[in-house]
Molecule: small-subunit ribosomal RNA
Organism: uncultured delta proteobacterium
RNA sequence: AGAGUUUGAUCCUGGCUCAGAACGAACGCUGGCGGCGCGCCUAACACAUGCAAGUCGAGCGAGAAAGCUACCUUCGGGUGGUGAGUAGAGCGGCAGACGGGUGCGUAACACGUGGGUAACGUACCUUCUCGCCUGGGAUAACCUUCCGAAAGGAGGGCUAAUACCGGAUAAGACCACGAGCUCCUCGGAGCUUGCGGGAAAAGAGGGCCUCUGCUUGCAAGCUCUCACGAGAAGAUUGGUCCGCGGCCCAUCAGCUUGUUGGUGAGGUAAUGGCUCACCAAGGCUACGACGGGUAGCUGGUCUGAGAGGAUGAUCAGCCACACUGGGACUGAGACACGGCCCAGACUCCUACGGGAGGCAGCAGUGGGGAAUCUUGGACAAUGGGCGAAAGCCUGAUCCAGCGACGCCGCGUGGGUGAUGAAGUCUUUCGGGACGUAAAGCCCUGUCGGGAGGGACGAAAAGCCCAGGGUCAAUAACCCUGGGUAUUGACGGUACCUCCAAAGGAAGCACCGGCUAACUCCGUGCCAGCAGCCGCGGUAAUACGGGGGGUGCAAGCGUUGUUCGGAAUUAUUGGGCGUAAAGCGCGCGCAGGCGGCCAAGUAAGUCGGGUGUGAAAGCCCUAGGCUCAACCUAGGAAUUGCGCUCGAAACUGCUUGGCUUGAGUACGGGAGAGGGUAGCGGAAUUCCCGGUGUAGAGGUGAAAUUCGUAGAUAUCGGGAGGAACACCAGUGGCGAAGGCGGCUACCUGGACCGAUACUGACGCUGAGGCGCGAAAGCGUGGGGAGCAAACAGGAUUAGAUACCCUGGUAGUCCACGCCGUAAACGAUGUGCACUAGGUGUUGUGGGUGUUGACCCCCGCAGUGCCGUAGCUAACGCAUUAAGUGCACCGCCUGGGAAGUACGGCCGCAAGGCUAAAACUCAAAGGAAUUGACGGGGGCCCGCACAAGCGGUGGAGCAUGUGGUUUAAUUCGACGCAACGCGCAGAACCUUACCCAGCCUUGACAUCCUGGGAACCUCUAGGAAACUAGGGGGUGCCCUUCGGGGAGCCCAGUGACAGGUGCUGCAUGGCUGUCGUCAGCUCGUGUCGUGAGAUGUUGGGUUAAGUCCCGCAACGAGCGCAACCCUUGCCGUUAGUUGCCAGCGAGUAAUGUCGGGCACUCUAACGGGACUGCCGGUGUCAAACCGGAGGAAGGUGGGGAUGACGUCAAGUCCUCAUGGCCCUUAUGGCUGGGGCUACACACGUGCUACAAUGGCGCAUACAGAGGGCUGCGACACCGCGAGGUGAAGCCAAUCCCAAAAAGUGCGUCUCAGUUCGGAUUGGGGUCUGCAACUCGACCCCAUGAAGUCGGAAUCGCUAGUAAUCGCGGAUCAGCAUGCCGCGGUGAAUACGUUCCCGGGCCUUGUACACACCGCCCGUCACACCAUGGGAGUCGGUUGCUCCAGAAGUCCGUGUGCUAACCCUUCGGGGAGGUAGCGGCCCAAGGAGUGACCGGUAACUGGGGUGAAGUCGUAACAAGGUAGCCGUAGGGGAACCUGCGGCUG
Repeated sequence: AGAGUUUGAUCCUGGCUCAGAACGAACGCUGGCGGCGCGCCUAACACAUGCAAGUCGAGCGAGAAAGCUACCUUCGGGUGGUGAGUAGAGCGGCAGACGGGUGCGUAACACGUGGGUAACGUACCUUCUCGCCUGGGAUAACCUUCCGAAAGGAGGGCUAAUACCGGAUAAGACCACGAGCUCCUCGGAGCUUGCGGGAAAAGAGGGCCUCUGCUUGCAAGCUCUCACGAGAAGAUUGGUCCGCGGCCCAUCAGCUUGUUGGUGAGGUAAUGGCUCACCAAGGCUACGACGGGUAGCUGGUCUGAGAGGAUGAUCAGCCACACUGGGACUGAGACACGGCCCAGACUCCUACGGGAGGCAGCAGUGGGGAAUCUUGGACAAUGGGCGAAAGCCUGAUCCAGCGACGCCGCGUGGGUGAUGAAGUCUUUCGGGACGUAAAGCCCUGUCGGGAGGGACGAAAAGCCCAGGGUCAAUAACCCUGGGUAUUGACGGUACCUCCAAAGGAAGCACCGGCUAACUCCGUGCCAGCAGCCGCGGUAAUACGGGGGGUGCAAGCGUUGUUCGGAAUUAUUGGGCGUAAAGCGCGCGCAGGCGGCCAAGUAAGUCGGGUGUGAAAGCCCUAGGCUCAACCUAGGAAUUGCGCUCGAAACUGCUUGGCUUGAGUACGGGAGAGGGUAGCGGAAUUCCCGGUGUAGAGGUGAAAUUCGUAGAUAUCGGGAGGAACACCAGUGGCGAAGGCGGCUACCUGGACCGAUACUGACGCUGAGGCGCGAAAGCGUGGGGAGCAAACAGGAUUAGAUACCCUGGUAGUCCACGCCGUAAACGAUGUGCACUAGGUGUUGUGGGUGUUGACCCCCGCAGUGCCGUAGCUAACGCAUUAAGUGCACCGCCUGGGAAGUACGGCCGCAAGGCUAAAACUCAAAGGAAUUGACGGGGGCCCGCACAAGCGGUGGAGCAUGUGGUUUAAUUCGACGCAACGCGCAGAACCUUACCCAGCCUUGACAUCCUGGGAACCUCUAGGAAACUAGGGGGUGCCCUUCGGGGAGCCCAGUGACAGGUGCUGCAUGGCUGUCGUCAGCUCGUGUCGUGAGAUGUUGGGUUAAGUCCCGCAACGAGCGCAACCCUUGCCGUUAGUUGCCAGCGAGUAAUGUCGGGCACUCUAACGGGACUGCCGGUGUCAAACCGGAGGAAGGUGGGGAUGACGUCAAGUCCUCAUGGCCCUUAUGGCUGGGGCUACACACGUGCUACAAUGGCGCAUACAGAGGGCUGCGACACCGCGAGGUGAAGCCAAUCCCAAAAAGUGCGUCUCAGUUCGGAUUGGGGUCUGCAACUCGACCCCAUGAAGUCGGAAUCGCUAGUAAUCGCGGAUCAGCAUGCCGCGGUGAAUACGUUCCCGGGCCUUGUACACACCGCCCGUCACACCAUGGGAGUCGGUUGCUCCAGAAGUCCGUGUGCUAACCCUUCGGGGAGGUAGCGGCCCAAGGAGUGACCGGUAACUGGGGUGAAGUCGUAACAAGGUAGCCGUAGGGGAACCUGCGGCUG
């Protein structure tokens, strides 16, 4: 510090996800040791049991028992002593308000921080001052009586105090009334002083005898200590008030009656409406009141570079709470965790009458939960309470236990060791890996184990001595020093030493990318994985296992949560034309911001000083545990707040001034700016009349419709409504919506010009107010045209549409609503700055002419182009989307959804505001390359057209589908499968079926034994095969035994074999687009990039062929050429070819001599190159025409097939990975099948006839083939053919006749003398064999068929058509295939259309690319959610009822010790039980509000595999789309009106 993921690729936007750190964790697997920490996050749920707050006898009274012991005894026991002034209890004091727990409540002065208290308290402690005098009456304990089950209580009697009460004293304090001084926040406070008033106390312990009394000693007394009272001060710690700071919701917008203030009173330690009476009517709120939700706050903690964000366990500070609610008492302090009272719920006890209880103390239990410990030890230390002290108490605390919960440290060994052992995994079988790893050898001894030693933490208090203080005092007491003695839970500890022994101690996750780490097997969209992208459908580095590897390590992973990455809420640090995002527009309150000069001020701001910012923590330094974690000390820091001093630039404030911002006045013209009234002509429609006759209208074509009752057309007249052609213009005006005939009136704004005036009066603008197209709504008019709905006609598979004919709301007017649009420049408003060029509108100035003019310079508007700059790009660019400032609005992934609920508005339609659950890994923007378009342009092709001939109809052949079958083997399936693989299935082939057989095999290699091989016979059998017999030995070496090669037989195991599967694992080969003209690269350049350029453009070509131009310059694969063939000529060469001339011969023939001229053959050359001429063209390329030429613009034909596409075809040509079979899926054999046959299709043949059939005669090829071959000739046969046989290994011989043609004849339009299928009979040939199932011949038979529907194919010249010939395969078997020649046409205007293709361009939501994508209803399943008659629960408001305990008030006739009076009876003062009252918790009644659960039914939404219906959108998406609105419709949608261009 980034990475993955939207795309074919790219850039951007944007979300999701990951890598990091952390945790009071939990879960899974695993687990050696130690140190230091931490350990109910859930039920503030309920709690058994024990413990957690007592202490003081030096405040007081009283005071046991057991036991022991002595004496007595009636032996039952009693008494005394001791136990012991002990235990336990009581009165009294202090402490139980601390310590410990928890986080319910609380959004608050609760907390933090800084201040105030002149508005206060403070026990214990410290200092100072003064005092501590004198009386009195009770009461508990105890005793006794009684009630009660108990808890407990009542009556009577006794008694003490540091308990209680009276009196005295009174400096000061307090209260009331005065006086003076100082300070002050002007309220008051402090000090001094006068007068009056009421108000204190307690003793205990020790010591002493100087004085007094008794006189041993003690008391008074003195003295010390502790305690007590008053006051002042301090310290500590609280109360209270204030500024500032820190959560969410505005779908909570208004709240409030003690409410806000005043006066007075009450109350409190104290201010205060805290409380009450009266008076006033206030107070709070958009800087968020009130309401709702959530929450203890902080130091800190986690994260982060920081700013921030999240959090508030442990430790520390504060607060709140103590079963729930209420209440007070006591007290310095409480409204009190281990106190009290009441109410409630719950639990327990009960004799049913009544009682008891409160673990959110420490342990522990149940429960809840994913989850959190021992009913431990000790007061040794630290701290706390009480005490004079000893000491006691202390679940605070210190320790130990449990838990890998966390952090830190250590170990599980070290060295050496290559036959690279065994084993496992893998393999291309060679090897490679685990791996120096192990073993082996040599060492070491941490931890754990055993043994021994063994701390720090402990200093004291106490006692003794010395010194000092106090005192009358050498007592006592206090302080200091010295001495002495005691005290350790932890602790069988830490630590040290010794002993033995490598001996006891490694796992977990991951290995497709992100992300470090790869192979084998299994599985086969199954099982499963998954954080995201995504893996798995037979070769899975992604599932499971193995091996190996990577990472961490006593842990490792997973889950959850937080921060980070995320600049993804952006202060630091984002955006808003098209990605999400500018309010439809204006006016404007609050708010924010604000021109120039000067002065003052000092709030902001800046600087200095100072106080505070607790400790701990973080950071730095040093130190202590062996290190570290941890701990200790010091420092720094704590960005904050307060006080104070200073500065005055900037902002603010105050004052004075200025004119440039803004405005006013004056002159001028421009304009569809707005409103009202009137007027006008054209046109449509309707009515009347005339002329006139059969149609009109409408459409792609029609029909509905109108018209002989006279339409349409045309002329005249009239009515009525609406809209204003031309002018008209990226012209004008307006804030926007919007505004268009003419005239008048009323009225708003802008602009230009020149002066004068005001003097910052300004900009923006949350709320608010107003305006606001169309549609729509209400009321009343109006209604010509148009026209939702509706009707009809068409179209269509349907057509609720598009088209047509009609047609109502509406469109128009008035008034009132609505308040929305693609209300758009998809661009908020204002100001300033930043190159230009060129139009246009308004106006001013200038030169020249003066003419209606042109040019130049300003200001204001409105367009286009463009520099810098900006932008993701497109683009914007002085009219910014540039550079800045000010203010407002808005955005934060897609869907759900602009929806639900709530609120506000509306008559309604609906509008505004505006979520969530759930779901997805994207949704998007711009640009790129393709592909596509019922887009465009240009151009090709037998593509169409023009022609010729076919197919589709018939019969047959052949292939295919289907069906059948035991099998009908398999493959090929649009073009580009279907006379295709098959250049030839009777057996074989053959892969299929049935049957019979074989198992190292029909075939290959190796091994062992035997035999040569080979030839042949017999039997069985359908054959394979089985059984048996006969003949017969070769070659090489030899040591003469034998061995070897080769072949055969038998055997063993490795292996063979497979036309079994996968062409979607492959090679090779092939088809196809397409012989189309394209496909690319290097360098350079442009672009952020994909990519572009080149290759586009202008011409031209068959061609990316060539030329020109050009940020391109070159190059490669293709094109062309080079190659073959054919057409002309030449040269060379003449046999088997040829024969002109010469000779010979024949019935005839190059037959012979001869020749090589010609033809021909086959080799080499020539020839054609737009080379020449003319024209066109850009001076080019090239094209057109011409000449010459056998041939002319590629002369004809062939071979040749770029980058690639189709997972095209082929595992059955061959090769090959993997899988499968192995007495069979291999092999052999016989027979059958591939030849089936209701049908359907493709490709062909033959025909349907006279351009013909038949008969006779007769002419002319080319290219081939031939020795298991072609076979002349001759003879035989009607013929197929047969017999015999010459020649030929071929320019020699043969196949071999070419046929159409030509000549003559016949047939005469007929299912025929056409046609030949089918069938009967008879033959020939091949072959082991023609039954299934060959070809041919002869005789007979003579079917369909008379030119073929929709549709469809080939062909542009030696072509089509037509005619025959040959060849391959092959024993035999072509109508197929491959070749060959003969005869030999027609037509092409042209490129609109169909098909295919090329280039450029355009649109795109397509990119497995239009056979694409994609929308909505319906049906089914699941999920969450809205409404819902209701119903259940929670919270809460209001109105009542009720009223416990308790404070307070009143009363108090009952009761009443202290004080007063008294005649001693009593009375009084005061108090008090009780009663009454105010307030008030629970509870009850009624009525609202809010929240939540649930619900018949219902609404839409989301998701789901291949469901149904259509085709709405994306291309002009086939009616351009979209927005608003209204109506309609199964549905997407359609239509009307207005708007937008995206």